Overview
Bacterial RNase P class A from Anaerolinea thermophila, 411 nucleotides, folded computationally.
[in-house]
RNA sequence: GGAGGAGCCCACCCGAUCGCCGGUUCCGCUGAGGAACGGGAGGAAAGUCCGGGCUCCGCAGGGCAGGGUGCUGGGUAACGCCCAGUCUCGGUGACGAGCAGGACAGUGCCACAGAAAGCAAACCGCCGAGCACUCCCUUCGCCGUCGGGCCGCCUCCGGACGGCUCCAGGGCGAAGGGAGUGCUCGGUAAGGGUGAAACGGUGAGGUAAGAGCUCACCAGUCCCGGUGGUGACACCGGGAGCUCGGUAAACCCCACCCGGAGCAAGGCCAAGUAGGGGAGCGUUUGAGGGUUGCCCGCCCGAAGCUCCCGGGUCGGCUGCUCGAGCCCCUCGGCAACGGGGGGCCUAGAGGAAUGAUCGGGACCUCCCUUUUCGGGGAGGCACAGAACCCGGCUUACGGGCGCCUCCACAU
Numbered sequence: 001g002g003a004g005g006a007g008c009c010c011a012c013c014c015g016a017u018c019g020c021c022g023g024u025u026c027c028g029c030u031g032a033g034g035a036a037c038g039g040g041a042g043g044a045a046a047g048u049c050c051g052g053g054c055u056c057c058g059c060a061g062g063g064c065a066g067g068g069u070g071c072u073g074g075g076u077a078a079c080g081c082c083c084a085g086u087c088u089c090g091g092u093g094a095c096g097a098g099c100a101g102g103a104c105a106g107u108g109c110c111a112c113a114g115a116a117a118g119c120a121a122a123c124c125g126c127c128g129a130g131c132a133c134u135c136c137c138u139u140c141g142c143c144g145u146c147g148g149g150c151c152g153c154c155u156c157c158g159g160a161c162g163g164c165u166c167c168a169g170g171g172c173g174a175a176g177g178g179a180g181u182g183c184u185c186g187g188u189a190a191g192g193g194u195g196a197a198a199c200g201g202u203g204a205g206g207u208a209a210g211a212g213c214u215c216a217c218c219a220g221u222c223c224c225g226g227u228g229g230u231g232a233c234a235c236c237g238g239g240a241g242c243u244c245g246g247u248a249a250a251c252c253c254c255a256c257c258c259g260g261a262g263c264a265a266g267g268c269c270a271a272g273u274a275g276g277g278g279a280g281c282g283u284u285u286g287a288g289g290g291u292u293g294c295c296c297g298c299c300c301g302a303a304g305c306u307c308c309c310g311g312g313u314c315g316g317c318u319g320c321u322c323g324a325g326c327c328c329c330u331c332g333g334c335a336a337c338g339g340g341g342g343g344c345c346u347a348g349a350g351g352a353a354u355g356a357u358c359g360g361g362a363c364c365u366c367c368c369u370u371u372u373c374g375g376g377g378a379g380g381c382a383c384a385g386a387a388c389c390c391g392g393c394u395u396a397c398g399g400g401c402g403c404c405u406c407c408a409c410a411u
Stems, first nucleotide, its partner, number of pairs: 001407005007401004012361007020040002023037005042383001046394002049392005054262004066258005071085005086100001087098004101253002106251002108247003123192002125188019147166006154159001200218006219243002221240008266318004276309006284302001288300004325344008363380007
């Protein structure tokens, strides 16, 4: 200098002006409003995925069904989260990843290719047997050519002809052997080929050919024992030819956990020319209303009126923010976390406020300038907004700090 790994921190700051939402006090006065003081988003407030608090309903206890979790130990209110480990895998490394119980309880599935995908299987190949065909060799038999021998006859005396016989080579047939081709039956899992995966690997023996069939070494599995560890597990020694396919994000088995709904939970108050129940009065013997405070009178009135009770709707209040809270110190623990002490109060709206402008300053990027320190200019300053609360996970996103690893170069 380059490429990476892992962790922690911040989430712009100051001033001025103009605003926004709650709170307290005061003014105004009882309709609005105004002033002062003080408070006002996050690391993810997000997705609403997991776990809890809280509330109502249900519930003796247990089981079924359904859902979830799944290496070990620890943490926690709890968790599918976190910490520390184990194993396996990835990386040269720092380091990272893992839906990591059981495949001898049972059932199912394994596309394509391939002969065969789970208990065996034979496509090519290798080996054995049988049959057929072809070729070769040997032996035997038969036929018979050349040639030889014998007889007859003819003769020009050289031999010709006919018959019989032995017959080289040759032909045919049979038996045996060998080789090849084809078919059938069987053996074989070493080799070829297919596949993500094919029943351990290498070598030797062995065999008709082969095969853990046998042996040596290696790998794995199982069993026994020992050592270390709380444990997952690790290491060591011995034994058994034991060699066993994968898949449980397929059903399933095993162990453990889980009642349901959710702040629109729930509680309180509670309006009507809405509506329920009850009582009383009332129908020409006139309830009730109007007319002046009452009576009479007058007018309206042909039917409702008055009182009481309880429930809900609109609406209001509450739940509501002091809480598994935050900060500092200290002790225990590798750590997650826990114990103790001290300090602090930090949004509670109800369709939703926390903002805008200007000036200055940090930070980042680029450019110019300068020997250096530095100076100047331009641009940028993310993701995103609480809605009962809390613990996690996941996702989005700007910047800073130190640490670690590998490579290259220089000293």

Its Rfam family is "Bacterial RNase P class A". Rfam classes the family as a ribozyme.